This record gives sequence, C1' cells and structure tokens, in this order.
RNA sequence: CCCCCUAUAGCUCAGUCGGUAGAGCAGCAACCUUUUAAGUUGACGGUCGUUGGUUCGAUUCCAACUGGGGGGA
Repeated sequence: CCCCCUAUAGCUCAGUCGGUAGAGCAGCAACCUUUUAAGUUGACGGUCGUUGGUUCGAUUCCAACUGGGGGGA
C1' cells in the first nucleotide's frame, strides 16, 4: 500500500432477505430463608461505531472514515 471479515445493552451474542430491536449473564427490586448463598418473579438497561447517500421508511442497502482481527505485497 491492497484485499477480506467485524463493530447491536455493563459483558457474551441473536436479529430470515428494509417496516421504528431481543436472549443469556451481571447489576437492581420483591418473594422464599433465622441470615447468606441458591431458587422464583418482575422491572430497568440501546441516538444499533461516526458522517453522508438511496427510500415514504435503514441495525439491515450504498459510499467514505474510525477502531479491532486476518491475509497478501
């Protein structure tokens, strides 16, 4: 310098071909227990890496850039 993959909740990850986003764990509250742990239930938690473009509508499609990983020279 070139090519490919990747970026979604505090962490690990889903998200079916574009219709306003989910799970597990962690944390919080309640129940249970003499108490803790374990267990059960519930709620909370996200400008979907950034900036533009296409579209009535973008996590999803396109472009550039940034971070991470891999390959080639």
Molecule: transfer RNA
Organism: Minisyncoccota bacterium